Predicted 3D model of a 350-nucleotide part of an RNA (small-subunit ribosomal RNA, central domain) from an uncultured bacterium. The prediction has a mean pLDDT of 86. Rfam family: Bacterial small subunit ribosomal RNA.
[in-house]
Context: one part of a larger RNA
RNA sequence: CUGGGCGUAAAGGGCGUGUAGGUGGCUUGGCAAGUCUUUGUUGAAAUCUCCCGGCUUAACUGGGAGGAGUGCAGAGAUACUGCUUGGCUAGAGGGACGUAGGGGAGAGUGGAAUUCCCGGUGUAGCGGUGAAAUGCGUAGAUAUCUGGAGGAACACCGGUGGCGAAGGCGGCGAUCUGGCCCAACACUGACACUCAGACCCGAAAGUGCGGGGAUCAAACAGGAUUAGAUACCCUGGUAGUCCGCACCGUAAACGAUGGAUACUUGGUGUUGGAGGUAUUGACCCCUUCAGUGCCGAAGCUAACGCGUUAAGUAUCCCGCCUGGGAAGUACGGCCGCAAGGUUAAAACUC
Numbered sequence: 001c002u003g004g005g006c007g008u009a010a011a012g013g014g015c016g017u018g019u020a021g022g023u024g025g026c027u028u029g030g031c032a033a034g035u036c037u038u039u040g041u042u043g044a045a046a047u048c049u050c051c052c053g054g055c056u057u058a059a060c061u062g063g064g065a066g067g068a069g070u071g072c073a074g075a076g077a078u079a080c081u082g083c084u085u086g087g088c089u090a091g092a093g094g095g096a097c098g099u100a101g102g103g104g105a106g107a108g109u110g111g112a113a114u115u116c117c118c119g120g121u122g123u124a125g126c127g128g129u130g131a132a133a134u135g136c137g138u139a140g141a142u143a144u145c146u147g148g149a150g151g152a153a154c155a156c157c158g159g160u161g162g163c164g165a166a167g168g169c170g171g172c173g174a175u176c177u178g179g180c181c182c183a184a185c186a187c188u189g190a191c192a193c194u195c196a197g198a199c200c201c202g203a204a205a206g207u208g209c210g211g212g213g214a215u216c217a218a219a220c221a222g223g224a225u226u227a228g229a230u231a232c233c234c235u236g237g238u239a240g241u242c243c244g245c246a247c248c249g250u251a252a253a254c255g256a257u258g259g260a261u262a263c264u265u266g267g268u269g270u271u272g273g274a275g276g277u278a279u280u281g282a283c284c285c286c287u288u289c290a291g292u293g294c295c296g297a298a299g300c301u302a303a304c305g306c307g308u309u310a311a312g313u314a315u316c317c318c319g320c321c322u323g324g325g326a327a328g329u330a331c332g333g334c335c336g337c338a339a340g341g342u343u344a345a346a347a348c349u350c
Base pairs, nucleotide, nucleotide: 003322004321005320006319007304008303012318014201016199017198021194022193023192025088026087027086029084030083031082033081034080035077036076037075038074039073040072041071048066049065050064051063052062053061054060091191092188093187095185098181103177104176105175108172109171110154115149116148117147119145120144121143125136126135162169163168206247207246208245209244210243211242216240220236221235222234223233258317259316260315261314262313263312266295267294268293269292270291271290272289273288274287275286276285299306300305323350324349325348332343333342334341335340
């Protein structure tokens, strides 16, 4: 460079914002760069194609004719692309209306439960297991009843239900704040899609400093089990788990499925709207838009399966793969306090 691919075989970047770049709706006129036609020139010979010939044939070889494609120059064509000039509203945007929501942030507040502390009642056990033991308890435990402290998490509602780009988000009311959706029209007039680099966000664990510390619990200690038991089980238990600030930047970060647009039989749930029908009204029923599930036509697929939420049919843009191991490693670069992350080979071997 090119071909074929990326749900499960190797392969979709963890997610977004967006620059360069690539791509881009309907239409008028102009230009003629791409594009197409034609002419000239260049295009050595050999090679290639066709015809005729020479070695007995062929390969080989002699002669003749011919050509695509490319460069340059001239003339012409204008459908498409491009550039340019006007116009349009179906893409996109934005204004006022309305709905739903665990979307986000910082303060506040509530009850249940665990643990601990003071006190009351009360007495010999409690706890734990397959069975036990370690452990706790006559210095009065466990159980039970008041009172108090403190931290963390929010039962029921709760739902293949909702919201968010992803990570993720759940007691309650208020404050600040982002986004989606529906319906109806004014308005702008292609303002769009994607996106290398860049920047932002990014579970858990981990790191630094300072708080906090109820529960749970790596490490650790003890008891069991066992041939052993650096485990599984039990009793304890420190980092951590929580908060603030600053790092880290990874996950089976998964739908193992990048984004956008258009098209392609249906059925049945459910969430949020809108319209109609109906009704005293709420339901019910019908249509439609946006989500979220299941089953399935055609089609696709190696099969499994996917199937208007496509893995179908197409277009545009990005990322990635190219036999297994060595290896997501070494070296180097960049980033990080560190842990490490990221970029990323080869020898050798099968």